[in-house]
């Protein structure tokens, strides 16, 4: 730092995904140790039990008992001492307001920073000052006497103080008054004077006798030390007040009556509506008020490159609460976790009368939960609380358990060891891998284990000695050194020695890519994995195990959460033409910004200084624990906030000023700007009349419509709406919508020119307001023409449609709603700058003109091209999408959704605003290559068309479907599968069925044993045969003499399988096609996939060939090179040939020859080479000479990259899997020839161009020894017989047929046709039933030219004759060659198939046989309405009103003081009443927000459901 996901690929655009660190975790699997840390995140849910605040006898009375010793004793006791001034309880003092705990509440009565208080407190504790005088009266314990189950309570009597309470007394303080001084921005404020008035106190204890008195010694006293009053001060803590900061929701836009401000009072420690009474009517608020959700804040911490984001758990600051609500008491401090009252809830005790209770203190327990410890030790250390202290207390705290819950940290050993043991896994069977691993040999001794020594942390305090203070003192008291004592929970722990001994100690997750790690073997779209994207349907590195390997290790993975990467909320740091995004358009308000110049001020800004910014964390640097995590110490930082002092460039602000921004005047011309009223002609329809007759209209065709009652046609005349041809133009004009005849009047804005005025008055614009096409909607009016619904016709499978005939809202006017849109230039407004080139409209300027046009500048505006530059491209480019600046809307994965539900405008349709749930890995943009289109262009091909025969009808023969069947073997399925594998199914083949047989097996290799000659021939028996069993006949080669070849048998390692899989293959092969294409190198062009070249103009059969060109070249194709055919030429010359010569039996038969045919090697020719013409002077093309042949002469061989998972696993090869007494192999018989039908192929025909019969002609290529077989004879014939003769230019098949000649036949089911069945044969063969082929005699079907449809040929071709040849024992109407006879036709490329180029569109890429849209119909899933039900929360109003403060009354009661001699009275108080406030309850009425609801909507999501076809090509009505 980044990678993986959208495509065929590519660039972008945007989600999703992952890899990193974190965590108070939790879960699964695992586990040795130890150290510091941590550890109810849920139920602020409910708690058993036991501790968590007490303490002081040096504030005060009072005072035990058990024990124990003694005395007495009536033997039941009973005194006394000690215990002990103890213990418990009380008066009182202080502390219980701290310390823990928790986060519920609370969005400001909090909290951070940083001020203020001139508007305050403050107990304990320190400094200073000063004081402690003298009285008084009660009450608790105790004692009794009685209520109550208890809790507890009344009522007598006693009795103390540092309780309590008058006076004295005032340094001083408070407060009222008069006054100085000095300070301050102020309200005042500090220091003072002076008068008057309130206001204090406590006493306890230790010690001494110098002075008085009593006098071992005590009192006064004195002197220590604590306490106590009053005042200043201080520290340290606290209370109020201002600024700024602090979460989400505008689908919370208005909130507020003590409410805002005065004025007086009350009240507070203080200021303040904090209360109140008047007065006046204010105050908050788009910079976000009020409601609502959520939430303790911070220092921190986690994460990140940083800015940020997230979060507040441990430690640390402050807040809040303490069952729940409410109150207040006491106190320096409280509205008090472990205090009080009241109430509520709940829980627990009751004698039912009444009581007690509060763990969110540490421990535990229940519950909740995924989940979070021990009813532990010790006050030894630190801290706190009360005492003079000693010392109490202290789940603060220190320590120890428990959990791998986090971090650090150690170990589970080290070296050496190849026979590369065994074993396991793979295997190409050679071996590789676990692997120096390991055994085995040396060594070490960290953890555990045992053994045994062992701390630091303790200082203090006491006692007693020696100094010093203090004092009258050598006495207390304090301080400081010394001795001695006495304290450690943790703990006999850490440490540390010693033993012994590799010995007790490794799992976990991965391993298709992202990502480090790969093979086996089960599985078989099943089981299952999965973060993403995807595996998994028989060869799975992805699923399960295994071997093997990566990573991390006492822990390893999962899960959830953060931050991150995400530049995916862009401040640093993002967009908005077309991907998500510019409001439809203006006009303005708040805001934001905002020319030139000078002067000043200093709010921003910038510099130094000062204050703060807690500690603790981080960071640096040192140090202690063996490191290390931890733990101390110092520094450094804390980016922040306040102040001071200074600077003045730029924002800003004041003043003065400019004029170029912006405006005004004033001249001038253009316009379909706007609004109202008036006028005009064309046209269409209507009505009336004429002329006129049979149709008109419409369509693809055609109806429906209209006309004989006179239509349409034409002629006048009239009516009435509407809308304005030509001029008309990427021309004008508005700000967008949007404006067209023509006058008049009214009215808005632009332009140009002059430079005369102001003088920065500007630019945007959230809200706001107005304007907005159509269609819509009210109320009136209108109504030609046009036309939603609607009706009828047509097309259609249907045709709620496109087409047609009608036809109503509507459209049009007049007022007024609506407020949308592809309201688009898909581009928000303003300025300023950045090359030209060419058009247009307007105005002005210059030259010119006799006017004009034309030309040149300049400004405004409309357009096309285009540098540079920007942009994923595509494009944009002075009318920016380029460079900048400022303002504003807006976007933020795709669907649900522009939906719900609120609100808000509307008469209404509906608009604005606008989510969630769920649910997908992408949706998208712009471009590229291909395919494709009922797009275009050009051009091919027996495509068509022009021909000439078929096919489809009909027997028959073959193949295939289907069907049957024990079986009817398998394959092959548009074209490219069906006379196809099959170029030969009676047996065999043959794979198929039935039966009958073998099991090393029918055939083959290898090894061991054993025989041996075996094999091989013959015979016998039974049997359907394979086969069994017997008998017989023959007795092998080599040799080193061991044996070996050969063979049987039995064992055993391999066998064998037409068993699957052509979708694991190889090979061959069909096709698309003999189509002209496919394609690389380097260069060049584009971010790229790619494009160029291969494209264009010509020309060809052809990417074939020329010119042309950012291409140049070159490969595989095409052409040639090969074969064959056509013409000569040369060679040669049997077996072929006979021209000439001889000879003949008259046959090239024979001599003889090779001249000719021929054969069959070699040449030669044809190349657009030559002439005109066309053409670009090219390529080439179109005629002509010439020539056997002429533009490839004709045939044939040759098939580019590739495509169909095209066909073959039954030719052969081959993974894999399956069978192994069968799926193998042998044998006998059957089948494969079945048969109601269907289809392909083909014969043969329907006749007269033929049919029958006589006669005669003329081929080519083949084939032949297991063979062709001659002549000859017999058979009506198939064939027989019989063997010349050929191992073949010699012999044989072998007569070719058609034609030709000559005769019947006469149009018909026939002399056509020949199926079909009978009945005799031939032949092949072991063997013609099932199931051969042919011969003759008899029979003599269907058929008289074939519907829709369809197939073949362009020349030696079609048609037609016939002939040969492979297979083959035998069997051809098939197939593969061969010659004979031999034709029609092609205007031409619209159309039909195909097929190539090039170009357009694409939403298509398993590629149109593609993609895809919507209802329905099932299944799930979340959601919305919904009669209503039924919580929460809250707000008016009323009722009630507990406690308890405050007022207020007080007839009951009353101990301190005052008056009085007293009685009694005052004043004060108390219980009580009343009254204001008030929490809970209650009632009614709304708010808001969930939960739930018969129905119900509509929406996701689901491999093979239904109906149509809506989009995507002109998608087929764009």
């Nucleotide at each position: 730092a980044g990678a993986g996901u959208u495509u065929g690929a590519u660039c972008c655009u945007g989600g999703c995904u992952c890899a990193g660190a974190g965590c108070g975790a939790a879960c699964g699997c695992u586990a040795g140790c130890g150290g510091c840390g941590u550890g109810c995140c849920u139920a602020a849910c409910a708690c058993a039990u036991g501790c968590a605040a007490g303490u002081c006898g040096a504030a005060c009375g009072a005072g035990a008992a058990a024990g124990u010793c003694c005395c007495c004793u009536u033997c039941g006791g009973g005194g006394g001492g000690c215990g002990a001034g103890u213990a418990c309880a009380g008066u009182g003092g202080c502390a219980g307001a701290c310390g823990g705990g928790u986060g519920a509440g609370u969005a400001a009565u909090g909290c951070g920073u940083g001020g203020g208080c001139a508007a305050c407190g403050u107990a304990c504790c320190c400094a200073g000052a000063u004081g402690c005088g003298g009285g008084g009266g009660a009450u608790a314990a105790c004692c009794u006497a009685c209520c109550g189950a208890a809790a507890g309570g009344u009522g007598g009597a006693c009795u103390a103080a540092u309780a309590c309470u008058g006076c004295a007394u005032a340094c001083g303080u408070u407060u009222a008054c008069u006054u100085g001084g000095u300070c301050g921005a102020a309200u005042g404020g500090c220091c003072g004077a002076g008068u008057a008035a309130g206001c204090a106190a406590a006493g306890a204890u230790g010690g001494c006798c110098u002075c008085u008195u009593c006098u071992u010694g005590a009192a006064a006293g004195c002197u220590g030390u604590c306490g106590c009053g009053u005042c200043u001060g201080g520290a340290g803590c606290g209370g109020c007040c201002c600024a700024c900061g602090c979460c989400c929701c505008a689908u919370u836009a208005g909130c507020u009556u003590g409410u805002u401000g005065g004025u007086g009072a009350g009240g507070u420690a203080a200021c303040g509506g904090c209360u109140c009474a008047c007065c006046a009517a204010g105050g908050c608020u788009g910079c976000g008020a009020u409601g609502g959700g959520u939430a303790g804040c911070c220092g921190g911490c986690c994460u990140g490159a940083g800015a940020g984001g997230g979060u507040g758990u441990c430690c640390g600051g402050c807040c809040a609460c303490a069952c729940u609500g409410g109150a207040a008491c006491u106190g320096a401090g409280a509205c008090a976790c472990g205090g009080u009252c009241c109430a509520g809830a709940c829980u627990c005790c009751u004698a039912c009368g009444g009581g007690a209770g509060g763990c969110a203190g540490c421990a535990g327990u229940g519950g909740g939960g995924a989940a979070u410890u021990u009813u532990g030790c010790g006050c030894a250390a630190u801290g706190g609380g009360c005492g003079a202290a000693a010392g109490c207390c202290u789940g603060a705290c220190g320590c120890a358990g428990c959990g791998a819950c986090g971090c650090c940290g150690c170990g589970u050993g080290g070296g050496g060891g190849a026979a590369g043991a065994a074993g396991g896994u793979u295997c190409u069977c050679g071996a590789a891998c676990c692997g120096u691993a390991a055994a085995c040999c040396c060594c070490u001794g960290u953890c555990g284990a045992g053994c045994g020594g062992a701390a630091c942390g303790a200082a203090a305090g006491u006692u007693u000695c020696g100094g010093g203070g203090u004092u009258a003192a050598u006495a207390c008291c304090c301080c400081c050194g010394g001795a001695g004592c006495c304290c450690g929970a943790c703990g006999g722990u850490a440490c540390c020695g010693c033993u012994a001994a590799a010995g007790g100690a490794a799992g976990c997750c991965c391993c298709g890519g992202c990502u480090a790690a790969c093979u086996c073997c089960g599985u078989g779209c099943c089981a299952g994995c999965a973060g993403c994207c995807g595996c998994g349907g028989u060869a799975a590195u992805a699923c399960g195990g295994a071997g093997g390997g990566g990573g991390c290790u006492a822990g390893c993975g999962u899960u959830g959460c953060u931050c991150g990467g995400a530049a995916u909320c862009a401040c640093u740091g993002g967009g908005c033409g077309u991907a998500a995004a510019g409001c439809g358009c203006g006009c303005g308000u708040a805001g934001g910004c905002g020319g030139c110049u000078u002067a000043g001020a200093a709010a921003g800004u910038c510099a130094g200084g000062g204050g703060u910014g807690a500690a603790a964390u981080c960071c640096c640097g040192g140090g202690g624990c063996u490191c290390a995590a931890c733990c101390c110490c110092g520094g450094a930082a804390c980016u922040g906030c306040c102040u001071c002092u200074g600077a003045a460039a730029c924002u800003u602000c004041u003043a003065a000023g400019c004029u170029u921004g912006a405006g005004u005047g004033c001249a001038a011309g253009a316009g379909g700007g706007g609004a109202a009223a008036g006028c005009g002609g064309a046209a269409u329809u209507c009505c009336a009349g004429g002329u006129g007759u049979a149709g008109a209209g419409u369509u693809g065709a055609a109806a429906u419509u209209c006309g004989u009652a006179g239509a349409g046609a034409u002629c006048u005349g009239g009516a009435g709406g509407a809308a304005c041809a030509c001029c008309g133009g990427u021309g004008g004009c508005g700000a967008a919508g949007g404006c067209g005849g023509c006058u008049u009047u009214c009215u808005g804005g632009a332009u140009u020119g002059c430079a005369a005025c102001u003088g920065a008055c500007g630019c945007u614009a959230a809200g706001g307001c107005g304007c907005g096409a159509a269609a819509g909607c009210u109320a009136g009016g209108g109504g030609a023409g046009c036309a939603a619904a609607c009706a009828g016709g047509a097309u259609u499978a249907g045709a709620u449609a496109c087409c047609c005939u009608g036809g109503u809202a509507g459209u049009c006017c007049u007022a007024g709603c609506c407020c949308u849109a592809a309201a688009c230039g898909a581009u928000g407004g303003a300025u300023g700058c950045u090359a030209g080139g060419c058009g247009u409209g307007g105005c002005g300027g210059g030259a010119g003109u006799c006017g004009a046009u034309c030309c040149c500048c300049g400004c405004c505006g409309u357009g096309c091209c285009g540098a540079a530059g920007c942009u994923a491209a595509c494009g944009c480019g002075c009318u920016a999408a380029g460079c900048a600046u400022c303002c504003c809307g807006c976007c933020u994965g795709g669907g649900g959704a522009g939906u719900a539900c609120g609100g808000u405008c509307g008469c209404a349709a509906g608009g604005c605003u606008g989510a969630a749930a769920c649910u997908c890995a992408a949706a998208g943009g712009a471009a590229u290559u291909g395919a494709c289109g009922g797009g275009g262009g050009c051009c091919c091909g027996c495509a068509c068309a022009a021909g000439c025969g078929g096919u489809g009808g009909a027997g028959u023969a073959u193949g295939u479907g289907g069907u049957u069947c024990a079986a009817u073997u398998c394959g092959a399925c548009g074209c490219a599968a069906c006379g196809c594998g099959a170029a030969g199914a009676a047996c065999c083949u043959u794979a198929c069925c039935c039966g009958g047989g073998c099991u090393c097996g029918a055939a083959c290799g290898g090894u061991a044993c054993a025989g041996g000659a075996u094999c091989g021939c013959c015979c016998u028996a039974a049997g359907a045969g394979a086969c069994u069993a017997g008998g017989g006949c023959u007795u092998c080669c080599c040799u080193u003499c061991g044996g070996g070849g050969c063979u049987u048998g039995u064992a055993u390692c391999g066998a064998g399988g037409u068993g699957c899989u052509g979708c694991a293959u190889g090979g061959c092969u069909g096709u698309c096609g003999u189509c002209a294409g496919c394609u690389c190198g380097u260069g060049u062009c584009g971010u790229g996939a790619g494009a160029u070249g291969u494209u264009a103009g010509g020309u060809u059969a052809a990417g074939u060939c020329c010119u042309g060109u950012a291409a140049c070249g070159a490969g595989c194709g095409c052409a040639a090179c090969c074969c064959u055919u056509g013409u000569c030429g040369u060679u040669a010359u049997u077996u072929g040939c006979c021209a000439g010569c001889a000879g003949u039996u008259c046959g090239g038969c024979u001599g003889g020859g090779c001249a000719c045919u021929a054969u069959a090697g070699c040449g030669a020719g044809a190349c657009u080479g030559c002439c005109g013409g066309c053409g670009a002077u090219a390529a080439g093309c179109c005629g002509g000479a010439g020539g056997a042949a002429g533009g490839u002469g004709g045939g044939g061989a040759u098939g580019a990259c590739g495509u169909c998972a095209a066909g073959u696993c039954c030719u052969c090869a081959u993974g894999g899997c399956c069978u192994u007494u069968a799926u193998g192999u042998c044998c006998g018989g059957g089948g494969c020839u079945a048969c109601a039908c269907a289809c392909g192929u083909a014969c043969u025909a329907c006749a007269a161009u033929g049919g029958g019969c006589g006669g005669u002609a003329c081929a080519g290529a083949g084939g032949g020894u297991c063979g062709c077989g001659a002549a000859a004879c017999c058979g009506c014939g198939a064939g027989g017989u019989g063997g010349a003769g050929c191992u073949a230019a010699u012999c044989c098949c072998a007569c070719a047929a058609a034609a030709c000649c000559g005769u019947c036949c006469c149009c018909a089911g026939u002399u056509c046709g020949g199926a079909u069945u009978a009945c005799a044969g031939u032949c092949u063969g072991c063997a013609a039933c099932u199931c051969g082929a042919c011969u003759g005699u008899a029979u003599g079907a269907a058929g008289u030219u074939g519907g829709a449809a369809u197939c073949g040929c362009u020349a030696g071709u079609a048609a037609u004759c016939g002939c040969a040849g492979a297979u083959c024992a035998g069997c051809a109407c098939g197939c593969u060659g061969c010659g004979g006879u031999g034709a029609a036709u092609a205007c031409g490329u619209u159309c039909c198939c195909g097929g190539g180029c090039c170009u357009u569109g694409u939403a298509c890429a398993c590629a149109c046989c593609g993609c895809c849209c919507g209802u329905c119909a099932c299944a799930u899933c979340a959601c919305g309405a919904a009669a209503g039900c039924u919580g929460g929360u809250u707000g008016c109003a009323c009722c009630c009103g507990a406690a308890g403060u405050c007022g207020u009354c007080u007839a009951u009661c009353u101990a301190a003081c005052c008056c009085g001699c007293a009685a009694g009275g005052g004043g004060g108080g108390a219980a009580g009443g009343c009254g204001c406030c008030u929490a809970a309850a209650g009632u009614g009425c709304g708010g808001u927000u969930g939960g739930u609801g018969a129905u119900u909507g509509g929406g996701g999501u689901g491999a093979a459901g239904u109906c149509g076809u809506a989009a995507c090509a002109a998608g087929g009505u764009a």
Small-subunit ribosomal RNA from a metagenome, 1518 nucleotides, folded computationally. The RNAcentral record of the sequence draws on SILVA. The coordinates come from a structure-prediction model, not an experiment, and the mean pLDDT is 85. Rfam family: Bacterial small subunit ribosomal RNA.